[in-house]
Context: one part of a larger RNA
Molecule: small-subunit ribosomal RNA, 3' major domain
Organism: uncultured bacterium
RNA sequence: UGACGGGGACCCGCACAAGCAGCGGAGCAUGUGGUUUAAUUCGAAGCAACGCGAAGAACCUUACCAGGACUUGACAUCCCUCUGACAGCCUUUUAAUCGAGGUUUUCUACGGACAGAGGAGACAGGUGGUGCAUGGUUGUCGUCAGCUCGUGUCGUGAGAUGUUGGGUUAAGUCCCGCAACGAGCGCAACCCUUGUCAUUAGUUGCCAGCAGUAAGAUGGGCACUCUAGUGAGACUGCCGGGGAUAACUCGGAGGAAGGUGGGGAUGACGUCAAAUCAUCAUGCCCCUUAUGUUCUGGGCUACACACGUGCUACAAUGGCCGGUACAGAGAGAAAAGCGAGACUGCGAAAGUGAAGCGAAAACUCGAAAAGCCGGUCCCGGUUUCGGAUUGCAGGCUGCAACUCGCCUGCAUGAAAGUUCGGAGUUGCUAGUAAUCGCGGAUCAGAAUGCUGCGGUGAAUGCGUUCCCGGGUCU
Numbered sequence: 001u002g003a004c005g006g007g008g009a010c011c012c013g014c015a016c017a018a019g020c021a022g023c024g025g026a027g028c029a030u031g032u033g034g035u036u037u038a039a040u041u042c043g044a045a046g047c048a049a050c051g052c053g054a055a056g057a058a059c060c061u062u063a064c065c066a067g068g069a070c071u072u073g074a075c076a077u078c079c080c081u082c083u084g085a086c087a088g089c090c091u092u093u094u095a096a097u098c099g100a101g102g103u104u105u106u107c108u109a110c111g112g113a114c115a116g117a118g119g120a121g122a123c124a125g126g127u128g129g130u131g132c133a134u135g136g137u138u139g140u141c142g143u144c145a146g147c148u149c150g151u152g153u154c155g156u157g158a159g160a161u162g163u164u165g166g167g168u169u170a171a172g173u174c175c176c177g178c179a180a181c182g183a184g185c186g187c188a189a190c191c192c193u194u195g196u197c198a199u200u201a202g203u204u205g206c207c208a209g210c211a212g213u214a215a216g217a218u219g220g221g222c223a224c225u226c227u228a229g230u231g232a233g234a235c236u237g238c239c240g241g242g243g244a245u246a247a248c249u250c251g252g253a254g255g256a257a258g259g260u261g262g263g264g265a266u267g268a269c270g271u272c273a274a275a276u277c278a279u280c281a282u283g284c285c286c287c288u289u290a291u292g293u294u295c296u297g298g299g300c301u302a303c304a305c306a307c308g309u310g311c312u313a314c315a316a317u318g319g320c321c322g323g324u325a326c327a328g329a330g331a332g333a334a335a336a337g338c339g340a341g342a343c344u345g346c347g348a349a350a351g352u353g354a355a356g357c358g359a360a361a362a363c364u365c366g367a368a369a370a371g372c373c374g375g376u377c378c379c380g381g382u383u384u385c386g387g388a389u390u391g392c393a394g395g396c397u398g399c400a401a402c403u404c405g406c407c408u409g410c411a412u413g414a415a416a417g418u419u420c421g422g423a424g425u426u427g428c429u430a431g432u433a434a435u436c437g438c439g440g441a442u443c444a445g446a447a448u449g450c451u452g453c454g455g456u457g458a459a460u461g462c463g464u465u466c467c468c469g470g471g472u473c474u
Stems, first nucleotide, its partner, number of pairs: 007474007015464002019428005026312008034303002042053002064298007073123001077122002079119006088103005106113002125287002128285003134281002136276003139272001141270001146185006152161003165176003191264004196232007205222003210219002235258001238252005314421001318377007330365003337357002342352003385417001390411007434456007
């Protein structure tokens, strides 16, 4: 000077408290440990590993294992010789790659280009090791309010001062004071989005009045809604109380919005030898007929068990049946996309076939669901609860669904429960929690995950004694 204290003072945060919904018990999904295995590739490890890298393991991916093959190599540059092709197609062989045979077949300003085969080595190659040799990137404390510098002053010096103190703020935010005076990185603002208005524009959007219709279909109009460009608007600006007449704070007016309006992006100096050599790059070490390359099959999907994260439930605020209404944000193609109506089908599986759309809102995905109206079940566990598991029959993608995909129909109907889960533990303060559906990325196919979108829409907050984390002074 820091750090630490079951020392002190002050302050803050869904930290507690007050509430709401969960997890922990069940079944399943998924990740991890362990065990097993020829292999179950590797990494991540308290918070800050465990639906994490992986925005998607049947082959590929793939790094692992078994077996088969190659050795200047799957890939790059250089040299020499030969050929005119290589690729493609057919036959043969093989588990497959490799291999063998046949067929087809270049350009040229003749220097060569390009491609292939053979040879020699320089070299290639390595998801091999070291994240404790590194760059880059990331997590975390933490969007916490801090971290520093120049000059001056003080101190023998390390250092201090400034940055402490009195107030105040979300804030080292601002005011006042002060041996300090200034400055930088952070805070805030500038950026995006949302909430109000004006204006410009008026199709694919809209329809007040006029005509018109089954229908904003059409004529007509651009008022309104909306869309998307440009502006305005909020600044403690105004009034009152408090306060040191300050900063500020409390209340009020006006206003769509009020004191940072809501949300996002934005992450200071640093900490954890934190994570990553398997995104990539890279020093050093190691392998070089193998730790490289390639192919088939298997594995990453195993299963006594243990843990994390989710989904579905245990029902009547409900299940089932019929009718009916209202979103937002996205996506969609020339080898491959989104695919309507119609028809086939028990089927919202799917098929046939194909209209429209390269989308400013035009066409399609597309049905929003919870909701509302009506009916049924009548509180019980042999349930019209719950849907695991299994059987049969089909469908889709794809060379290929056995290991190991998804979907549909019929049948089956486990656990849990006679109310909702022990100790314990998580999230959330408002359009939030809870609940309801819809889209997208990845992707041939394969979400209960991830990431967006809207619909319905609460309860509670006395307060800071205590738990946890953080800040300032001592």